[in-house]
Context: one part of a larger RNA
Molecule: small-subunit ribosomal RNA, central domain
Organism: Cycas panzhihuaensis
RNA sequence: CUGGGCGUAAAGGGCACAUAGGCGGUGGAUCGGGUUGAAAGUGAAAGUUGCCAAGAACUGGCGGGAUGCUUCUGAAACCAAUUAACUUCAGUGAGAUAGGGGAGAGUGGAAUUUCUUUUGUAGGGGUAAAAUCUGAAGAUAUACGAACGAACACCAAAAGCGAAGGCAGCUCUCUGGGUCUCUAUCGAUGUUGGCGUGCAAAAGCAUGGGGAGGAAACAGGAUCAGAUACCCUGGUAGUCCAUGCCAUGAACGAUGAGUGUUCAUCCCUAGUCUAUGAUCAGGGGCCCAGCUAACGCAUUAAACACUCCACCUGGGGAGUAUGGUCACAAGAUUGAAACUC
Numbered sequence: 001c002u003g004g005g006c007g008u009a010a011a012g013g014g015c016a017c018a019u020a021g022g023c024g025g026u027g028g029a030u031c032g033g034g035u036u037g038a039a040a041g042u043g044a045a046a047g048u049u050g051c052c053a054a055g056a057a058c059u060g061g062c063g064g065g066a067u068g069c070u071u072c073u074g075a076a077a078c079c080a081a082u083u084a085a086c087u088u089c090a091g092u093g094a095g096a097u098a099g100g101g102g103a104g105a106g107u108g109g110a111a112u113u114u115c116u117u118u119u120g121u122a123g124g125g126g127u128a129a130a131a132u133c134u135g136a137a138g139a140u141a142u143a144c145g146a147a148c149g150a151a152c153a154c155c156a157a158a159a160g161c162g163a164a165g166g167c168a169g170c171u172c173u174c175u176g177g178g179u180c181u182c183u184a185u186c187g188a189u190g191u192u193g194g195c196g197u198g199c200a201a202a203a204g205c206a207u208g209g210g211g212a213g214g215a216a217a218c219a220g221g222a223u224c225a226g227a228u229a230c231c232c233u234g235g236u237a238g239u240c241c242a243u244g245c246c247a248u249g250a251a252c253g254a255u256g257a258g259u260g261u262u263c264a265u266c267c268c269u270a271g272u273c274u275a276u277g278a279u280c281a282g283g284g285g286c287c288c289a290g291c292u293a294a295c296g297c298a299u300u301a302a303a304c305a306c307u308c309c310a311c312c313u314g315g316g317g318a319g320u321a322u323g324g325u326c327a328c329a330a331g332a333u334u335g336a337a338a339c340u341c
Stems, first nucleotide, its partner, number of pairs: 003313003007295002012309001014199004021192003025086002028083003033079002035075003039071004048064006091185002093182005101175007108152001113147003117143001119141001123134002160167002204245006213239001218234004256308006265285005271279003290297002314341003323334004
């Protein structure tokens, strides 16, 4: 490479958009490039294969075979091309509609902390127990206020939205996508997608703000044989905002995207209808056939089929070394071998 695979054994790219490329609806007409039939020519000799002569062989004679190429003449299903159509794929429109989808601005109430003042007096904190810590310079507790930052209890759900990451107090502005119904319109405009482009939690980096609480590092108190930990008292980066980088994750449904076909049943969400139901689009439970090594999956498939892409090929060495590319750095990406079992 092939074959076989990719939920859990090695293996689905973090997610999307999209170029090249691959694959691609229906019934006609034209064409005859691919395809396919007939005929002719050619396909040297040797060799090969069958028969004969001679006969051990070499040798000699006759015939077969010869994937191929060329010419000429047919066929027109399929592929390709051209052409005029069709509507069920895809899109557009109209009427409805749900939503923590996104961005910006404003605003609210609890709670924590700090501060001013009030009441008030000896403890408070903390733990398995303590201590560090804090308090007569009046703490903790209590009451009225003030300031500031961050997060939004209940509602809340197997719920909703989003391509993924993710998204939740409330209001306003701007804005993306979806679903249903009508079949009005267009007429294959589709699907996948190497390279590429964009988005992408947390941590981290750069510059400038902000800083209540939590809290890497750090300090102290305990515990312990030790304790660079678990527990406690403090506490800085960071966590927050703006802008720019970084590009990773158990980025998980450990399950790529799209299309079609398939037994029942129970719930939830948004529509429509003739409404104890039906239908469509999503979210879940259980289960038949089928599949699976088993576990399990089972119309949201891991069933039955097709198309395209990514990836795997014994364990370790190793996601290491080296080189390339990217990055301010941290590092990311691509990615071996010797050796060993």